[in-house]
Predicted 3D model of a 76-nucleotide RNA (transfer RNA) from an uncultured Chthoniobacterales bacterium. It matches the Rfam family "tRNA". Its family is annotated with triplet codon-amino acid adaptor activity in the Gene Ontology. The prediction has a mean pLDDT of 81.

RNA sequence: GCACCGUUAGCUCAAUUGGCAGAGCAAGUGACUCUUAAUCACUGGGUUAUAGGUUCAAGUCCUAUACGGUGCACCA
Numbered sequence: 001g002c003a004c005c006g007u008u009a010g011c012u013c014a015a016u017u018g019g020c021a022g023a024g025c026a027a028g029u030g031a032c033u034c035u036u037a038a039u040c041a042c043u044g045g046g047u048u049a050u051a052g053g054u055u056c057a058a059g060u061c062c063u064a065u066a067c068g069g070u071g072c073a074c075c076a
Base pairs, nucleotide, nucleotide: 001072002071003070004069005068006067007066010025011024012023013022019056027043028042029041030040031039049065050064051063052062053061
């Protein structure tokens, strides 16, 4: 340099054919208890990387950019 994959809650990841954005862990509150804690219940937490486009409607489709990963090429 080229190609492909990925980017969604604090972390790890789902989301079917384009049609209401979710789970586990973590955090907070409460209950219980054998009390640095475990267990159970509940609650909060989102500019879906950024900027545009298509569409009645975009996490999902298209373009560009940024970041990460993999492969290939280059390395006089």